[in-house]
RNA sequence: UUGACUCUGGAGAGCGAUCUCGAAUCGAGGUCCACCGAAGGUGAGCGGCGCGCGCGGCGCCUAAUCUCUCAGGUAACCGGACAGAGGA
Numbered sequence: 001u002u003g004a005c006u007c008u009g010g011a012g013a014g015c016g017a018u019c020u021c022g023a024a025u026c027g028a029g030g031u032c033c034a035c036c037g038a039a040g041g042u043g044a045g046c047g048g049c050g051c052g053c054g055c056g057g058c059g060c061c062u063a064a065u066c067u068c069u070c071a072g073g074u075a076a077c078c079g080g081a082c083a084g085a086g087g088a
Base pairs, nucleotide, nucleotide: 005086006085007084008083009082014033016032017031018030019029020028021027022026034074035073036072040070041068043066047061048060049059050058051057
């Protein structure tokens, strides 16, 4: 320095409709509509490399809090990028 661990802070978006199961005020799952981006994931840039004498061009590598919304999420809980602190 990096990763993991512990503590703390931590946004966004329907407590949607309907059906099924269950130890049935609730939870889980299926279907449908509307949404969110900060688990994870997708995409490509500056730039670099190669092909070609060169231009045009082609192929490969290449970032994010950008982008897409696959996944995940849309009362609370949980989760949560990131940040601060901590000790081994």
A computed fold for an 88-nucleotide RNA from a soil metagenome, annotated as Glycine riboswitch aptamer.
Model confidence (mean pLDDT): 80 of 100.
The RNAcentral record of the sequence draws on MGnify.
The model forms 89% of the base pairs in the Rfam consensus.
Its Rfam family is "Glycine riboswitch aptamer". Rfam links the family to the GO term glycine biosynthetic process.